[in-house]
Context: one part of a larger RNA
RNA sequence: UGACGGGGACCCGCACAAGCGGUGGAUUAUGUUGUUUAAUUCGUCUCUACGCGUAAAACCUUACCAGCUCUUGACAUGUACCUUGACUGGACGAGAGAUCGUCUGGGUCACCUCGGGUGGAGGUAACACAGGUGCUGCAUGGCUGUCGUCAGCUCGUGUCGUGAGAUGUUGGGUUAAGUCCCGCAACGAGCGCAACCCUUGCCACUAUUUGCCAACAGGUAAAGCUGGGAACUAUAGUGGGACUGCCGGUGAUAAGCCGGAGGAAGGUGGGGAUGACGUCAAGUCUUCAUGGCCCUUAUGGGCUGGGCUACGAACGUAAUACAAUGGCCGCUACAAAGAGGUGCGAACUGGUGAAACAGGGAGCGAAUCUCAAAAAGCAGUCUCAGUUCGGAUUGUCUUCUGCAACUCGAAGGCAUGAAGUCGGAAUCGCUAGUAAUCGUAGAUCAGAAUGCUACGGUGAAUACGUUCUCGGGUCUUGUACA
Numbered sequence: 001u002g003a004c005g006g007g008g009a010c011c012c013g014c015a016c017a018a019g020c021g022g023u024g025g026a027u028u029a030u031g032u033u034g035u036u037u038a039a040u041u042c043g044u045c046u047c048u049a050c051g052c053g054u055a056a057a058a059c060c061u062u063a064c065c066a067g068c069u070c071u072u073g074a075c076a077u078g079u080a081c082c083u084u085g086a087c088u089g090g091a092c093g094a095g096a097g098a099u100c101g102u103c104u105g106g107g108u109c110a111c112c113u114c115g116g117g118u119g120g121a122g123g124u125a126a127c128a129c130a131g132g133u134g135c136u137g138c139a140u141g142g143c144u145g146u147c148g149u150c151a152g153c154u155c156g157u158g159u160c161g162u163g164a165g166a167u168g169u170u171g172g173g174u175u176a177a178g179u180c181c182c183g184c185a186a187c188g189a190g191c192g193c194a195a196c197c198c199u200u201g202c203c204a205c206u207a208u209u210u211g212c213c214a215a216c217a218g219g220u221a222a223a224g225c226u227g228g229g230a231a232c233u234a235u236a237g238u239g240g241g242a243c244u245g246c247c248g249g250u251g252a253u254a255a256g257c258c259g260g261a262g263g264a265a266g267g268u269g270g271g272g273a274u275g276a277c278g279u280c281a282a283g284u285c286u287u288c289a290u291g292g293c294c295c296u297u298a299u300g301g302g303c304u305g306g307g308c309u310a311c312g313a314a315c316g317u318a319a320u321a322c323a324a325u326g327g328c329c330g331c332u333a334c335a336a337a338g339a340g341g342u343g344c345g346a347a348c349u350g351g352u353g354a355a356a357c358a359g360g361g362a363g364c365g366a367a368u369c370u371c372a373a374a375a376a377g378c379a380g381u382c383u384c385a386g387u388u389c390g391g392a393u394u395g396u397c398u399u400c401u402g403c404a405a406c407u408c409g410a411a412g413g414c415a416u417g418a419a420g421u422c423g424g425a426a427u428c429g430c431u432a433g434u435a436a437u438c439g440u441a442g443a444u445c446a447g448a449a450u451g452c453u454a455c456g457g458u459g460a461a462u463a464c465g466u467u468c469u470c471g472g473g474u475c476u477u478g479u480a481c482a
Base pairs, nucleotide, nucleotide: 001482002481003479004478005477007476008475009474010473011472012471013470015466016465019430020429021428022427023426026320027319028318029317030316031315032314033313034311035310042053043052064306065305066304067303068302069301070300073129077128078127079126080124081123082122083121084120087106088105089104090103091102092101093100094099109119110118111117112116131295132294134293135292136291140289141288142284143283144282145280147278152191153190154189155188156187157186158167159166160165171182172181173180197272198271199270200269202240203239204238205237206236207235208234212229213228216227217226218225243266246260247259248258249257250256322423326382327381328380330378331377338371339370340369343364344363348359349358350357389420394415395414396413397412398411399410400409436458437457438456439455440454441453442452
């Protein structure tokens, strides 16, 4: 000087407390461990691994296993020789296919010193080499997590100290903040804080179609439907607006704090992006890059099939429930955000009376058309039951995607109707348009969400307080630690 303390003082945080809803019990989904397996590819392990890498494992993906198969190689550059524009099909045979063999089409470049050459492409052979999701994240770059959006981390000069170092950065106030004020052997400065950026909330101006419709006119079963309009809404561009600016109190006449006015908004208005010096030899050599080591007829390449989906058990994260604030049936209103051309797909018809879906093809590269039905809501019924709760499981019949649904997809109809009556010790999230609850869309994607990301609807309770638990910050103290 740090680090640590079941030392002290002060301060903060959904840290506790006060509340609301969960997890831990059930079933299912999913990840992990374990076990099994020819293989169940690999990584990740307190917070900071475990719906994580994976924003999609039937083939592919795929790295794993079995079998078959290739060896200058699927890919790059160079050398030699042969063929020939490149390119693009078809048929037959063998085979699980990779691949091998045979036959046959279409098409036919540029330049020049034109009997030919150069450029380009393909094939063959040999060698330099390619190739490796092989090892080492404890050799590394880059990227990322975490402490933590915590308020800290440093430097120059000066001063003090033999020196390590100190001072500044401590002290008195204050703040979300090393934020600001005052004081001070310090005076300044840098990286952080804040602001600048995006979004949302208010207003004005400009613009007015595909959006809007107040006034005028026409028109309909109804409808901005039509003429028209530019008010309103909305869209999207430019500005304004909030600064403790004003008033009172308080404070040290300061910084600030408390209350008030005005205001759409008040003291950082709400949300986001933004992550200092560093810590954990944290994570990643399987994104990528890369040193070293290793493989080179194989640890490389191709293919078929299988596996990653196994299942006594344990753990994590979720979904659905156990019901009446509910189930079923009928009726009906109001969103936001997004996606669409190998696409979104309306009306209509079929499919069983009702389905998944099929036929169909209007319109739309979309403020125009489509996906699209919002759901919670209201009325009726059920009357406390393992039920008209709950829906697992199983049987059967279908639908769709796709070469292909056996291992191993999703959806629908009928039948079946399990556990479960609110969950021990323990434990998690959340302070406002939040929790809870309700649906909607998107990425990935041929198909395949209870996951993820976004969107809106309805919409609470509680916070006395800082003794205690956890984490963090500042000062101080002790130390056999560095």